Model confidence (mean pLDDT): 81 of 100. A computed fold for a 73-nucleotide RNA from Trichonephila clavata, annotated as transfer RNA. The organism belongs to Trichonephila, within Eukaryota. The RNAcentral record of the sequence draws on ENA and Rfam.
[in-house]
RNA sequence: AUCCUUGUAGUGCAAUACAUAGCACGUUGGACUUCUAAUCCAAAGAUCGUGGGUUCGAAUCCCACCUGGGAUG
Numbered sequence: 001a002u003c004c005u006u007g008u009a010g011u012g013c014a015a016u017a018c019a020u021a022g023c024a025c026g027u028u029g030g031a032c033u034u035c036u037a038a039u040c041c042a043a044a045g046a047u048c049g050u051g052g053g054u055u056c057g058a059a060u061c062c063c064a065c066c067u068g069g070g071a072u073g
Stems, first nucleotide, its partner, number of pairs: 001072005007066001010025004027043005049065005
C1' cells in the first nucleotide's frame, strides 16, 4: 500500500431478508432467610464506532474515515 474482518447496555454476545433493539452475567428495589449465599419477582440501563448518502422508513444497503485483529507484497 491492497484486501478480508471486528465495533450493539457496565461485561460477553444475538438480531443475515430495511418496520417494537433482545439474551446471559452484572446493577438497583422487593419477596424468602436469624444473617449471608442461593432461589423467585420487578425495574433501570443502548443517540447500534464517527460522518454523509439511498429509502416513506437503516443496527441492517452504499461511500468516506476511525479502532482492534488477520492475509499478501
It matches the Rfam family "tRNA". Its family is annotated with triplet codon-amino acid adaptor activity in the Gene Ontology. Rfam describes the family as follows. Transfer RNA (tRNA) molecules are approximately 80 nucleotides in length.